Predicted 3D model of a 486-nucleotide part of an RNA (small-subunit ribosomal RNA, 5' domain) from a metagenome. Model confidence (mean pLDDT): 91 of 100. It matches the Rfam family "Bacterial small subunit ribosomal RNA". Its Rfam clan is "SSU clan".
Context: one part of a larger RNA
């Protein structure tokens, strides 16, 4: 002396850009956070409004709209946490025994049938969740049959295996199916690399390794059958501690220490433990199932939930925000498309927590007012400092005015940036310290008391070290102080 996601005293005036549960991956009231598509389908309200009518009640309309359904697509992304986890988890460099929905290019087809279902009706069960029966329907949903360039299988001979329609007056668009390429992306391997303990020295039966099999998109004890007895270890196995790795950050001339917050790559994780389903991918945060532990409804026979997503609530804790605006902008998801959705983003808000800029006036003004302080009582400090004069108006405050962002429409931000006017010095200074290290000294109080206090060390009647005053040094919207890394 630099740093910090700090916190705490005291004290605050403005802007810009940041960053904001380190603790209990504790438990959460409530609201939003993932939907779309009627140009894939079948069916379809009502409230209201109108006409006619004593009136009930019928027709128009709303409206092929809501709302629900089969059906596609997406939900695996985005966002959160950092609990596990010393591992091929990461980073770096290779490998390949695989796959790949959307997208882009090529290339071959898109033909005939069939048989269900939801929704809707109708019955019945249940308190509720919600379940059943039986009856109708369609489709880009399912399922044959034909065709097969190219694929797949197989030494061949042969063999096996697909599609759907939509909108449009048309043109044509959009799909659909089989195959090959790219383009990005994943899985899998394998050399190197990065923590602490030896007061852990032996460790291991699917264990190592073949053979022959299942699995898988894929090599592989991944699994299994059987055989063989192997691996691995002082170059530290094995146990046990502790930790999400990195790009970076901080410190340091450097070497090297030290961290792992924002912000960006990977990882793993969703209440705790398992499990599969569906998929082009999960073993799946706002899916399912099972078991647990907890919260909650219940008619006690049974249900329902998972905020480590945005808010925001209790708790813990020195200690960490708004139950805010919009979807204009970037971007995502569906859609042909208008458009919906998007607490992702964009912004606004709260906090000096940080970094960075500004102000809190400026000139002139006395051998120098008054107060305060000291004093050798002569005068000295405060001190050009105030007053006075002469100016200026940053930033705030009012008053108008107004964007970029959006190159055609659209702007949360926001009447906001910014600009113009207007009026006054007017609304804006503190905290520490003054014994030596280390920049600043004098009275009083006190009297080993009270107290300071990083280190030495101060206080026991004339303390520059306590406490108050003056006065001064420092650094300032900040200044101390703790913690913590260099």
């Nucleotide at each position: 002396g630099a740093a910090u996601c700090a916190a705490c005293g005291c004290u605050g005036g403005c802007g810009g850009c940041g960053c904001g549960c380190c603790u209990a991956a504790c438990a959460c009231a409530u609201g939003c956070a993932a939907g779309u598509c009627g140009a894939g389908c079948g069916a379809g309200a009502a409230a209201g409004g109108g006409u006619a009518g004593c009136a009930a009640u019928a027709c128009c309309u709303g409206a092929g709209u809501a709302a629900a359904g089969c059906g596609g697509c997406g939900u695996a992304c985005g966002g959160g946490u950092g609990a596990g986890u010393a591992a091929c988890a990461c980073g770096u460099g290779g490998a390949u025994a695989u796959c790949c929905a959307c997208c882009u290019c090529u290339u071959a087809g898109u033909g005939g049938g069939g048989a269900a279902u939801a929704a809707c009706u109708u019955g019945g069960g249940g308190a509720a969740a919600c379940c059943u029966a039986a009856g109708c329907u369609a489709a880009u949903a399912c399922c044959g049959c034909a065709u097969a360039a190219g694929u797949c299988c197989g030494a061949g001979a042969g063999g096996a295996g697909a599609a759907a329609g939509c909108a449009g007056c048309a043109a044509u668009g959009c799909g659909c199916u089989g195959a090959g390429a790219g383009a990005g992306g994943a899985g899998u391997c394998c050399g190197c690399g990065g923590c602490c303990g030896a007061u852990u020295a032996g460790c291991u039966a699917g264990a190592u390794g073949g053979c022959g099999g299942g699995g898988u998109a894929a090599a592989g004890g991944c699994c299994c059958a059987c055989c063989a007895u192997g691996g691995c270890g002082a170059c530290g196995a094995u146990c046990g501690g502790u930790a999400g790795c990195c790009g970076g950050c901080c410190u340091g001339a450097g070497a090297g220490g030290g961290c792992a917050c924002a912000c960006g790559g990977c990882c793993a994780c969703a209440c705790u433990g398992g499990c599969a389903c569906u998929g082009a991918a999960a073993c799946a945060c706002g899916g399912g199932c099972c078991a647990g532990a907890c919260u909650c409804c219940u008619a006690c026979g049974g249900g329902a939930g998972g905020c480590a997503g945005c808010a925001g609530u209790g708790g813990g804790g020195a200690a960490u925000c708004u139950u805010g605006c919009a979807c204009a902008a970037u971007g995502g998801a569906g859609g042909a498309a208008a458009c919906u959705c998007u607490g992702a983003u964009g912004c606004a808000g709260c906090g000096a927590c940080g970094c960075c800029g500004c102000g809190u006036g400026g000139a002139c003004g006395a051998c120098g007012a008054a107060g305060c302080a000291c004093u050798u009582c002569g005068g000295u400090g405060u001190g050009u400092a105030a007053a006075g004069c002469c100016c200026u108006u940053u930033c705030g405050a009012c008053c108008g005015g107004a964007a970029c962002g959006a190159u055609a429409a659209u702007g949360a931000c926001g009447g906001u940036a910014c600009c113009g006017g207007u009026g006054g010095a007017a609304g804006a200074a503190g905290c520490u310290g003054c014994g030596g290290c280390u920049a600043a000294c004098u009275a009083c109080g006190u009297g080993c008391c009270a107290g300071c206090a990083g280190c030495c060390g101060c206080g026991g009647u004339a303390a520059u070290a306590c406490g108050u005053a003056g006065g001064c040094a420092g650094c300032a919207a900040g200044c101390g102080u703790u913690g913590u890394u260099c």